[in-house]
This is a predicted structure of a 99-nucleotide RNA (Bacterial small signal recognition particle RNA) from a Sedimentisphaerales bacterium. Lineage of the source: Bacteria > Pseudomonadati > Planctomycetota > Phycisphaerae > Sedimentisphaerales. The model forms 97% of the base pairs in the Rfam consensus. The sequence was found by an Rfam model in a public genome assembly. The prediction has a mean pLDDT of 76. Its Rfam family is "Bacterial small signal recognition particle RNA". By type it is a non-coding RNA gene.
RNA sequence: AGUCGGGUCCCAUGCAAAUGAGCGGCGUGAACCUGGUCAGGCCGGGAACGGAGCAGCCAUAAGCGUUAGUUUGUUGUGCCGUGGAUAAACCCGACUUUA
Numbered sequence: 001a002g003u004c005g006g007g008u009c010c011c012a013u014g015c016a017a018a019u020g021a022g023c024g025g026c027g028u029g030a031a032c033c034u035g036g037u038c039a040g041g042c043c044g045g046g047a048a049c050g051g052a053g054c055a056g057c058c059a060u061a062a063g064c065g066u067u068a069g070u071u072u073g074u075u076g077u078g079c080c081g082u083g084g085a086u087a088a089a090c091c092c093g094a095c096u097u098u099a
Stems, first nucleotide, its partner, number of pairs: 001096008010084005015078002017075007024067005034059004042051003
């Protein structure tokens, strides 16, 4: 220097990772404007009892938090995989040739 092969780069895609969103799970979650149960007190009643109902308790909505589930989006992510492309450049290897 040449030839060949492989890789990087390029395209598509899988997986993983990170992150966003929806759904689901869990938790939290209402002075009154949700529901239930409603001590006390209140109202009606001669009484029995009835009525409305605050606090408390229970449950729950929106919201909030969380999530190892699920769906989906994104990527200056990955010593990862598959297929394609492989003009040029760079890297690696083999062979040949020249000095």